[in-house]
Context: one part of a larger RNA
Molecule: small-subunit ribosomal RNA, central domain
Organism: uncultured bacterium
RNA sequence: CUGGGCGUAAAGGGCGUGCAGGCGGCCUGUGCAAGUUGAAUGUGAAAUCCCCGGGCUUAACCCGGGACGUGCGUUCAAGACUGCGGGGCUUGAAUACGGGAGAGGAUCGUGGAAUUCCUGGUGUAGAGGUGAAAUUCGUAGAUAUCAGGAGGAACACUCGUGGCGAAGGCGACGAUCUGGACCGAUAUUGACGCUGAGACGCGAAAGCGUGGGUAGCAAACAGGAUUAGAUACCCUGGUAGUCCACGCCGUAAACGAUGGGUACUAUGCGCCGCGGGUAUGACCCCUGCAGUGCAGCAGCUAACGUAUUAAGUACCCCGCCUGGGGAGUACGGUCGCAAGAUUAAAACUC
Numbered sequence: 001c002u003g004g005g006c007g008u009a010a011a012g013g014g015c016g017u018g019c020a021g022g023c024g025g026c027c028u029g030u031g032c033a034a035g036u037u038g039a040a041u042g043u044g045a046a047a048u049c050c051c052c053g054g055g056c057u058u059a060a061c062c063c064g065g066g067a068c069g070u071g072c073g074u075u076c077a078a079g080a081c082u083g084c085g086g087g088g089c090u091u092g093a094a095u096a097c098g099g100g101a102g103a104g105g106a107u108c109g110u111g112g113a114a115u116u117c118c119u120g121g122u123g124u125a126g127a128g129g130u131g132a133a134a135u136u137c138g139u140a141g142a143u144a145u146c147a148g149g150a151g152g153a154a155c156a157c158u159c160g161u162g163g164c165g166a167a168g169g170c171g172a173c174g175a176u177c178u179g180g181a182c183c184g185a186u187a188u189u190g191a192c193g194c195u196g197a198g199a200c201g202c203g204a205a206a207g208c209g210u211g212g213g214u215a216g217c218a219a220a221c222a223g224g225a226u227u228a229g230a231u232a233c234c235c236u237g238g239u240a241g242u243c244c245a246c247g248c249c250g251u252a253a254a255c256g257a258u259g260g261g262u263a264c265u266a267u268g269c270g271c272c273g274c275g276g277g278u279a280u281g282a283c284c285c286c287u288g289c290a291g292u293g294c295a296g297c298a299g300c301u302a303a304c305g306u307a308u309u310a311a312g313u314a315c316c317c318c319g320c321c322u323g324g325g326g327a328g329u330a331c332g333g334u335c336g337c338a339a340g341a342u343u344a345a346a347a348c349u350c
Base pairs, nucleotide, nucleotide: 003322004321005320006319007304008303012318014202015201016200017199021195022194023193025089026088027087028086030085031084032083034082035081036078037077038076039075040074041073042072043071050066051065052064053063054062055061092192093189094188095187096186097184098183099182104178105177106176107175108174109173110172111155116150117149118148119147120146121145122144126137127136163170164169207248208247209246210245211244212243216242217241221237222236223235224234259317260316261315262314263313264312267295268294269293270292271291273289274288275287276286277285299306300305323350324349325348332343333342334341335340
């Protein structure tokens, strides 16, 4: 470079925005002629290869002639398709308008239940914990119960193969600010589109830095048990951490283990959002769009399965794979405070 692939065998980038690049709707009785196609011409050394003929007694070998030389240059022509310009269009895309839905994001405030702690009342000998116990707490009055107070964290039920978000993720209530999607009917712009190497931004948990906070939980740690041992599982404690602000880290089974876009391809049944028709209206019935599920045909698949939310049929763009181990390691580079991340081999071996 090419081929074949990427749900589970190796392989989809964690996710988005987007520069370059690649690809790109309909019409034109409009231009150019770069790509493209045809023709002519020049060149494409000789030898070699191929064809014909000849010379050594043949052959190898040699000689003569011809052909070939997929390519390149120049000229002429064609004008379908691609391209470069001109003109036009509205179906792709976008904007304006009217609606309703939503744990989408940020900030500020508010609320109740529960745990713990503190104060006081009642009350007395146990409580707690386990398979059974013990460590532990308690006559300096615990556990239980009532009243009051403090503080932190999380928001039971509603809750739903429900909703929202690009992904990570988002769940009490109210206010403010704010993003996106969807539906409807017209109008406007007129291909403004798709993808996207680099780049930039976002990115669970844990971890790191500075400062705060700390109720519960709880790595580490201590003790009690268990056990042959028990650096565990169980129990009693308990510090980082978990929470907040700001700044780093940049990784996950970051999963649908399935990149994004467009078009097409049986059905049936749910749920969610917004409509249309019949009816005054709710409901019912018929029906459109967007999303989210289940079952299932054709097709696909090694099978499992998938199946209008494709893993089917096609096209466009990106990422990635190429036997196992060595190894996602070493070295070097880049990034990071560090932990480490990222890029990424080879010897050797089977």